This is a predicted structure of a 135-nucleotide RNA (c-di-AMP riboswitch aptamer (ydaO/yuaA leader)) from an Alicyclobacillaceae bacterium. The coordinates come from a structure-prediction model, not an experiment, and the mean pLDDT is 82. The organism belongs to Alicyclobacillaceae, within Bacteria. The sequence was found by an Rfam model in a public genome assembly.
RNA sequence: GCUGAUGCAUCGCCGAAUUCCCGCAAGGGAAACGGGGGACCCAUCCUUGGGGUGAAUCGCCUGCUUGGCAGGCGUAGGGCAAUCUCUUAAGCCCGAACCCGACAGCUAACUUCGUAGGCGUUUAAGAGAGCGGCA
Numbered sequence: 001g002c003u004g005a006u007g008c009a010u011c012g013c014c015g016a017a018u019u020c021c022c023g024c025a026a027g028g029g030a031a032a033c034g035g036g037g038g039a040c041c042c043a044u045c046c047u048u049g050g051g052g053u054g055a056a057u058c059g060c061c062u063g064c065u066u067g068g069c070a071g072g073c074g075u076a077g078g079g080c081a082a083u084c085u086c087u088u089a090a091g092c093c094c095g096a097a098c099c100c101g102a103c104a105g106c107u108a109a110c111u112u113c114g115u116a117g118g119c120g121u122u123u124a125a126g127a128g129a130g131c132g133g134c135a
Stems, first nucleotide, its partner, number of pairs: 011120004018031005032115006042105001047102001049103001050100004058074007077094004083129008
């Protein structure tokens, strides 16, 4: 000097999952954000069970011992730019998992629940907002 890995701090990304207050602590409370249940009206349909969170749905192919499982190729859809938002183009990545338990459409009032977890960045053009500097 180069490359790789690890730890800490700062900052940033996916996500609702953050901030503040009381308390020695355990724990409790509030705001903010997010989800569920829940009328009239409207709408819809029920063993082929039905439904919820989520971007994560659907199709085809292969293998394994039927069921099913595993893998692969696509796909609805989703994410990635160091001030922020939007649009466009290309590139890269994801396209899971879990839960309710016979039961739930929408839904005002009302009611109830969550505050995790996992990561480390892509380039360009245009528009708007904002900040800073110079004259």